[in-house]
Context: one part of a larger RNA
Order: sequence, then C1' cells, then structure tokens
RNA sequence: GAACGAACGCUGGCGGCGCGUUUUAAGCAUGCAAGUUGUUCGGCAGCAUGCCCUUCGGGGUGAUGGCGAGAAGCGAACGGGUGAGUAACGCGUAGGUAAUCUACCCUGUAGUUUGGAAUAACACCUGGAAACAGGUGCUAAUACCGAAUGUUCUGGAAACAGAAAAGCCGCAAGGCGCUAUAGGAGGAGCCUGCGUCCCAUUAGCUAGUUGGUAAGGUAAAGGCUUACCAAGGCGACGAUGGGUAGCCGGCCUGAGAGGGUGACCGGUCACAUUGGGACUGAGACACGGCCCAGACUCCUACGGGAGGCGGCAGCUAAGAAUCUUCCGCAAUGGGCGAAAGCCUGACGGAGCGACGCCGCGUGGAGGAAGAAGGCCCUAUCGGGUUGUAAACUUCUUUUAUAGUGGAAGAAAGUACAGUGUAGACUGUAUAUGACGGUACAUUAUGAAUAAGCCCCGGCUAAUUACGUGCCAGCAGCCGCGGUAAUACGUAAGGGGCUAGCGUUGUUC
Repeated sequence: GAACGAACGCUGGCGGCGCGUUUUAAGCAUGCAAGUUGUUCGGCAGCAUGCCCUUCGGGGUGAUGGCGAGAAGCGAACGGGUGAGUAACGCGUAGGUAAUCUACCCUGUAGUUUGGAAUAACACCUGGAAACAGGUGCUAAUACCGAAUGUUCUGGAAACAGAAAAGCCGCAAGGCGCUAUAGGAGGAGCCUGCGUCCCAUUAGCUAGUUGGUAAGGUAAAGGCUUACCAAGGCGACGAUGGGUAGCCGGCCUGAGAGGGUGACCGGUCACAUUGGGACUGAGACACGGCCCAGACUCCUACGGGAGGCGGCAGCUAAGAAUCUUCCGCAAUGGGCGAAAGCCUGACGGAGCGACGCCGCGUGGAGGAAGAAGGCCCUAUCGGGUUGUAAACUUCUUUUAUAGUGGAAGAAAGUACAGUGUAGACUGUAUAUGACGGUACAUUAUGAAUAAGCCCCGGCUAAUUACGUGCCAGCAGCCGCGGUAAUACGUAAGGGGCUAGCGUUGUUC
C1' cells in the first nucleotide's frame, strides 16, 4: 500500500447492488418447511344441491357436486441446512468397468388371455389415563396369489427347464396406463495412474495381516466374509503413530514466481441429539421414516408413553460480534394429477444493520465597510489571520415535503378456429402481479431537510498561544514531559479523508 463475512470509538442525508452466529455439531417454547391423485378402489364423516318425510325443531336418501378418514399409486433418496468427522480413491485431474445397476423420460419390438382367496375402511365387542392395541363379522381395487401364452429374456453345449401383465376415461374415434425385452439419455456404484498440510523430540508397523484354493455374499471385481494352505505385505522415495483440516472452481495479495485462504455463488464429499442396526424401495442404511441402547427434556391415573430447528422465522446461553416469529406462490423451478388444480420458509420479494462496493446530495453566481466576534503580534497607536467566509443581492431545485399520473416483469393456461403424420405450432378472444400505487414521469413550495472524523516533533502533508511542570499524560518506531513543551491538555489556525473517519485484529 492492498484486502476483510469483521469488531470497537466518534459521527451519520439518500439510492442501487451485494453480504449478515467466523463463538457452542450448545439447548430449544410456538408456527410453518412434503405432499398429491376420486380418470385406481370400497365408500360417505362434514359441506352444498336435488328428492322424500315432517310434530316445522328436524329426519331420511351417495342420487349429484364433491370429499374427512381408509386401501392403492407416485413422491417423500430431490430441494433446503451444517462442516462435527475425514490426511482418505475423500477431493482434483486423467482413464477403466468384457466386473455393474438405473424409477420417471425418449426410440423400437411383442403382448395385455383366464381364474381365485383375502384385508383395511365400516359395524359390534374388549383392554388402556393416554399413546394405542386386540377380537368377531362384512366388502373393493391398477393391492395379493394361481393357470395359460412366450416376440423376447434367464440357466444350459444342446435337448430342455424357468419367467409377464391391470385396468381406467371417453358416445365413439381415441387417450392414459400395465407386462416382457432391446437401445438411448441423464444418474449412480466400483477400480486405477498422478497430485493433495505439520512433527523423525513419532522408526519400525501388520494375523484377515499379504497371497493362493474353494465356498458364501453383492447389481458388481475384491479378504468383502468363512474354511484350508503358504509366509507373506508396508517402510528414510518417511511406513506406523501424533497434531491439524472437509476438498475443489475460486477469493485476497503480488510485476511475476510465490504466499495466504476456502464466507457468499457453483461442483463434490460427509453428517442430521450420541452410538449401533436393518426394513421399504429403481435409489437410503434415510434431517422433518422404523428398531435397540445412552444422555437430556416433557406428559402420566406410576402401569406406561412423547420428543429431536446443523430447514425458515424466533428464543435462551456463549461472545467483541451477526437480522423479521414479514408478504406471495404473480414469476422461475420441483412433487403429484389427464387436466383444472393442490402443495412448495426452494424461490420471488419486502423488513432490519454505513457490514461492504458504487453513485448522488448537503447548493451555484455575485459580494470588501476586507463588518462584528475569535485568535495572534505590538510599550501604545495599530497590524495580521479566520476571510468571499458571513451578512446582503440574484439563480437553480438534484434531494426533501405535498399532490397527480403510473409501469415492465405475463405468457404459458383456458375457450374457439386453422395447419400438421404428430398430443405440436399459428391466429383470435379472455383470465392471472406478492413486490406495489413501488420504480418512473410530472406539478407546486422553498436554500429550503442534510458534515463529520483523524492528524499537525521526524518518518509524514500540516504551527502558534495558554495551561501543566518526569506531574497529569502521549506513544506505530525513534522517543516527548523535571518552568518558555511545534510531541501532554485546551483554543485558534492549518493538513488529510469524507457519509464516513480513526483504532484493533488477520493475510499478502
């Protein structure tokens, strides 16, 4: 000199764009953050409509719109958070997989035949304080189980053996599905070369250890696991041990080489109160799933139960220190759905904070009796300086205040018509905006609403007076202060930066 997720002190007008618990992976009240589908199903708790009955209070009826709870499907493995652990094929980079998997999506081929038995919901009963659980009876399906067929696929040298399916909507045309299989796309698993911090005041480490055979296991190679056999394997080219740490694109600095760093944004890994485990599933060993154990908190009728903010807000504690219990699904994206649509603390916005960067303003021109006042010099008269600064005259109105007008971000969708092999495209009409009556434009008023902070001994731009008297104090280094202090304190003047200025911390 540059930089910062900064903090502290003094000060503070506005806007745009960013950023905002770096500490305690400490504990959490409350609300919300993952649902959706009635074009899969049996149904009907509530609402509306229709019909029937009515003692006019109401009751009945799934009949219609719809739909709580339930069965079933898809999603919940994404998105969002954090950096504890990890020195590792974790990450980066370059490859391999003839050792592999892949729901939804795309392309192709073939099929979608025929039967069956249950079970929730519901009704009744029982246990329990609750959480919840049990029994009996009834019922449906795209839930479950047979049989058939077999383009194909699997096993096999072959013969042969084995292996599927589900319906729904629509008047129809047709559409949405389902099954098997091949290929693709995107995604994932595994393996390998090279690179990846400090300590040798860590020198030896290793029994599933290293290799083989066989078997098991996995989607898949493999001591991944087991039995047996051999005695190997690693290490000064730093094994093992200890410490520290998520890694990278990047970011900061620097002429570069390099050094430092890994906040925000993007990629990736790991984690979800601590430890362990599997289930379901295409995918998890699963943040808002399950089971067990531990700690903690809460409820309890003492028998037993419930919970997990490192999601968004918010609270407590800690700390030098870090925000609203806001608005909206209008946009973008995601899940489900044929669609309308529903859900979405992702996201889009607003709020708070000079935390940072950038921009604007706090007025412009004229104005010497060089006013008054302050400060300094002088024995006095007087002079110098503040200083064109002010007053005063005139102009402007960014900004401010009040008023008026007022966006873009919105075409996807829907309806109709047309074109086309096409489920797409085109045209017309029409609906939809949280931000927000915001941005912006314009009118009126009036210089009106708006300047501070640090420094002035040298380094280092800028000096005098008074007070103090090795005191009080200053200080980055050298050093100032003991009676004339340009170094302390105050004042005047001056210098620097400016809505900031200085200090502290850290990096180069």